[in-house]
Context: one part of a larger RNA
RNA sequence: AGCGAACGCUGGCGGCAGGCCUAACACAUGCAAGUCGAGCGCCGUAGCAAUACGGAGCGGCAGACGGGUGAGUAACGCGUGGGAACGUGCCCUUUAGUUCGGAAUAACUCAGGGAAACUUGAGCUAAUACCGGAUACGCCCUUCGGGGGAAAGAUUUAUCGCUAAAGGAUCGGCCCGCGUAAGAUUAGCUAGUUGGUGAGGUAACGGCUCACCAAGGCUAUGAUCUUUAGCUGUUCUGAGAGGAAGAUCAGCCACACUGGGACUGAGACACGGCCCAGACUCCUACGGGAGGCAGCAGUGGGGAAUAUUGGACAAUGGGCGCAAGCCUGAUCCAGCCAUGCCGCGUGAGUGAUGAAGGCCUUAGGGUUGUAAAGCUCUUUUACCAGGGAAGAUAAUGACGGUACCUGGAGAAUAAGCCCCGGCUAACUUCGUGCCAGCAGCCGCGGUAAUACGAAGGGGGCUAGCGUUGCUC
Numbered sequence: 001a002g003c004g005a006a007c008g009c010u011g012g013c014g015g016c017a018g019g020c021c022u023a024a025c026a027c028a029u030g031c032a033a034g035u036c037g038a039g040c041g042c043c044g045u046a047g048c049a050a051u052a053c054g055g056a057g058c059g060g061c062a063g064a065c066g067g068g069u070g071a072g073u074a075a076c077g078c079g080u081g082g083g084a085a086c087g088u089g090c091c092c093u094u095u096a097g098u099u100c101g102g103a104a105u106a107a108c109u110c111a112g113g114g115a116a117a118c119u120u121g122a123g124c125u126a127a128u129a130c131c132g133g134a135u136a137c138g139c140c141c142u143u144c145g146g147g148g149g150a151a152a153g154a155u156u157u158a159u160c161g162c163u164a165a166a167g168g169a170u171c172g173g174c175c176c177g178c179g180u181a182a183g184a185u186u187a188g189c190u191a192g193u194u195g196g197u198g199a200g201g202u203a204a205c206g207g208c209u210c211a212c213c214a215a216g217g218c219u220a221u222g223a224u225c226u227u228u229a230g231c232u233g234u235u236c237u238g239a240g241a242g243g244a245a246g247a248u249c250a251g252c253c254a255c256a257c258u259g260g261g262a263c264u265g266a267g268a269c270a271c272g273g274c275c276c277a278g279a280c281u282c283c284u285a286c287g288g289g290a291g292g293c294a295g296c297a298g299u300g301g302g303g304a305a306u307a308u309u310g311g312a313c314a315a316u317g318g319g320c321g322c323a324a325g326c327c328u329g330a331u332c333c334a335g336c337c338a339u340g341c342c343g344c345g346u347g348a349g350u351g352a353u354g355a356a357g358g359c360c361u362u363a364g365g366g367u368u369g370u371a372a373a374g375c376u377c378u379u380u381u382a383c384c385a386g387g388g389a390a391g392a393u394a395a396u397g398a399c400g401g402u403a404c405c406u407g408g409a410g411a412a413u414a415a416g417c418c419c420c421g422g423c424u425a426a427c428u429u430c431g432u433g434c435c436a437g438c439a440g441c442c443g444c445g446g447u448a449a450u451a452c453g454a455a456g457g458g459g460g461c462u463a464g465c466g467u468u469g470c471u472c
Base pairs, nucleotide, nucleotide: 001471002470003469005468006467007466008465009464012344013343014342015341016340017339018337019336020302025300026299027298029297030296031295034061035060036059039058040057042055043054044053045052046051068255069254070253077180078179079178080177081176082175083174086172087171091168092167093166094165095164096163097162098161099133100132101131102130108123109122110121111120112119113118139148140147141146153160154159155158181227182226183225188218189217190216193215194214195213196212197211198210199209200208230252231251232250233249234245235244236243237242257278258277259276260275261274280291281290282289283288308334310333311332312331316330317328318327319326320325347377348376349375350374357368358367359366360365383408384407385406386405387404391399416461417460418459419458420457421442422441423440427456428455429454430453431452437444438443
């Protein structure tokens, strides 16, 4: 000098920021991812109808983003600079198309099973769901003869779609050089191990996997093993070199009760998806089921210690939708906390018979001290009343009757904490008597203690001041 701090005493206001560092411990409750009727059939309500509204399904897109956490990881994980053998929904540009048919199935109805979760059979129906034929500029395979492969419509006059191909943009996967903690009281490690041939597999290169062949590969420039740890931009300190840290914000990575696995998909081996195993919790009619806050609040627990079961989608952004719009604990705001930084205030001027009181005293006086009172003013802040935004492009404002402005009354509503032996700014009296106590170091205290306790006085900082812990 600094801190995501804590503790003690004290505490007026505002702005901006920050707020489980410990148990990646367990979680009651609510919310955090939906949307589309301009893809489809059906059902219900209102209505004479047109139509409007609602519901569960099939279908599409989105749930791989956003949000959380740092357990694991000493690694191409991260940082930086390169590389070639790749993918890329939505978006942009360009080219060519969008033809003819078919069979189902959920919903629904009927009949069952089950305590429930849920589930079985029969029958019916639609599609931008599924399948087949045709066509193919370009596309894929090819032994260069040839072979193979597509589409979906909707609403109403203009669009939104769909298919194939090429290019772009963006994002991502992969490889490499260099850098990236400690220990030698860890010296040898390695069999898919190292390389080759062939095959499989992948979006893609590759022992990635497999068969065969060879016997290699790493290591004192520290392999292997052990311990610790997310990495970085940055932050703190320091004249710098360096040292320490990696909270908030931003980029990357990893994880989602523990372990394993794949499915779907452009993208996951998927926090609020699926399956299996395990631990735990809950329901049960004992046959069987349900769950995963390291999302936002909140609870218990742990701890020296860390907040509201708040408001709004008004703005910014995201998902879906032609749109209207719906959803959004992302976000924007508000609440709590002196946790930090910054700003302001707790009055200003005048006022000597230097009042009273306190303290000291050599008893003369000194000091508190212009301090107070008194007099003359002011009104920041707080209070009362009135007005009242920007943030919003036409509409739409949670914040919020907030910020701010005007008027009013009245010094009114507002000061503490630590220290005073030396280091180190600041001294006397009384009490105590190696006791009680102080203490960062040196050391004080055993009857004259500037070092303990109190008082008066003084010094320092100030809505804070000290102490403790940690870093330089």